The RNA shown here (transfer RNA) has 72 nucleotides and comes from Parcubacteria group bacterium Gr01-1014_72.
[in-house]
């Protein structure tokens, strides 16, 4: 400087044009218990940013960012 990837929930991960983005630890709150874990029940809680394509975008496409690897 040039190429490639990869960005989703506190964390590891999925879905990959159309249902209400789920799952697993976490977290909070309930019942149980003499009280504590485990167990069980319920709640919360995410698309890196912009613009484009499309009836429809988390998905495709440019750019910006950030990290991660390669070349120079």
């Nucleotide at each position: 400087g040039c190429c490639g990837g990869u960005g989703u929930a506190g964390u590891u991960c999925a879905a990959c044009g159309g249902u209400u983005a789920g799952a697993a630890c976490g977290a909070g709150g309930g019942a149980c218990u003499c009280a504590u874990a485990a167990g069980c029940c319920c709640u919360a809680g995410a698309a890196a940013g912009u613009g484009g394509u499309u009836c429809a975008a988390u998905u495709c496409c440019a750019c910006u960012c950030a990290c991660c690897g390669g070349c120079a």
The source organism's lineage runs through Bacteria and Bacteria candidate phyla.